[in-house]
Context: one part of a larger RNA
RNA sequence: UUGGGCGUAAAGGGCGCGUAGGCGGUCUUGUAAGCCUGGUGUGAAAUCCUGGGGCUCAACCCCGGAACUGCAUUGGGAACUGCGAGACUUGAGUCAUGGAAGGGAAGUUAGAAUUCCAGGUGUAGGGGUGAAAUCUGUAGAUAUCUGGAAGAAUACCGGUGGCGAAGGCGAACUUCUGGCCAAUGACUGACGCUGAGGCGCGAAAGUGCGGGGAGCAAACAGGAUUAGAUACCCUGGUAGUCCGCACCAUAAACGGUGUACACUAGGUGUUGGGCCGAGCGGUUCAGUGCCGAAGCAAACGUGAUAAGUGUACCGCCUGGGGAGUAUGCUCGCAAGGGUGAAACUC
Numbered sequence: 001u002u003g004g005g006c007g008u009a010a011a012g013g014g015c016g017c018g019u020a021g022g023c024g025g026u027c028u029u030g031u032a033a034g035c036c037u038g039g040u041g042u043g044a045a046a047u048c049c050u051g052g053g054g055c056u057c058a059a060c061c062c063c064g065g066a067a068c069u070g071c072a073u074u075g076g077g078a079a080c081u082g083c084g085a086g087a088c089u090u091g092a093g094u095c096a097u098g099g100a101a102g103g104g105a106a107g108u109u110a111g112a113a114u115u116c117c118a119g120g121u122g123u124a125g126g127g128g129u130g131a132a133a134u135c136u137g138u139a140g141a142u143a144u145c146u147g148g149a150a151g152a153a154u155a156c157c158g159g160u161g162g163c164g165a166a167g168g169c170g171a172a173c174u175u176c177u178g179g180c181c182a183a184u185g186a187c188u189g190a191c192g193c194u195g196a197g198g199c200g201c202g203a204a205a206g207u208g209c210g211g212g213g214a215g216c217a218a219a220c221a222g223g224a225u226u227a228g229a230u231a232c233c234c235u236g237g238u239a240g241u242c243c244g245c246a247c248c249a250u251a252a253a254c255g256g257u258g259u260a261c262a263c264u265a266g267g268u269g270u271u272g273g274g275c276c277g278a279g280c281g282g283u284u285c286a287g288u289g290c291c292g293a294a295g296c297a298a299a300c301g302u303g304a305u306a307a308g309u310g311u312a313c314c315g316c317c318u319g320g321g322g323a324g325u326a327u328g329c330u331c332g333c334a335a336g337g338g339u340g341a342a343a344c345u346c
Base pairs, nucleotide, nucleotide: 004317005316006315007300008299012314014201015200016199017198021194022193023192025088026087027086028085029084030083031082033081034080035077036076037075038074039073040072041071042070049065050064051063052062053061054060091191092188093187094186095185096184097183098181099180103177104176105175106174107173108172109171110154114150115149116148117147118146119145120144121143125136126135162169163168206247207246208245209244210243211242215241216240220236221235222234223233258313259312260311261310262309263308266291267290268289269288270287271286272285273284274283275282276281295302296301319346320345321344328339329338330337331336
């Protein structure tokens, strides 16, 4: 490679947009490249296969046949694929009328809490722990009241609830903006699916410059614990956490489950629409959960949100260690990222 696979055994790219490519709905007609069929030429001989024969047999040799699955050329066919033309509406999309939402960005505002500052009351403790101590307090703390400042986060509602492609998103209001859903009608007429490269987005930590800094808190310091304690506990505390701009591109980036489409028992919650119904409820579409039939599965489990049955396309796997290392290339300010071996060993 072939084959077989990828929820947990090795294996789904972090996620999207999309180029080339691959694949592609229904009908009519043309064409004849693929495809099917016939003729002709060629496909050397030997070999292979097969029917005979010759060396005493066999190997070996000889004769006949078949075959040489191919190529070229020339007739014919038109179901399927391709190509050309025309048409269609179910796939896809557009518009109109509505709807739900922590989707994104910017701005404005609010209350609770915390810390700090100023003042009042007030007096000897406070804090912390398993117990303590470091720490703090008669220069008046803790507690309590009044006023002020700052930064960060938004209790309750809150929900296997909502939105987003993923990362992720939670106080309120305003502006700008993206997507989604149902029903009905009109319109376009295959405009579709996937997607190597490519481009964009991408938690936290980290980096650069400029701000900000209440609380928390790597590093660090001290107090404890301990045989020791470079820890767990305590008192402090700097980067950072926050904002703007620019990098970084990684995560158990997880549903450990690629995307799209079709089909395949039911039961029971819930979110947003539509329809029927006085109501109870029923039904349907789009999500989101639980339990389960068949099937699948090594089992666990999964089961219309498939890991079932199929199709299309992409990514990936091929024993463990060495190793996500070395090397080269490439990206990055750096940290480091991407790509990615072998010897050797079991």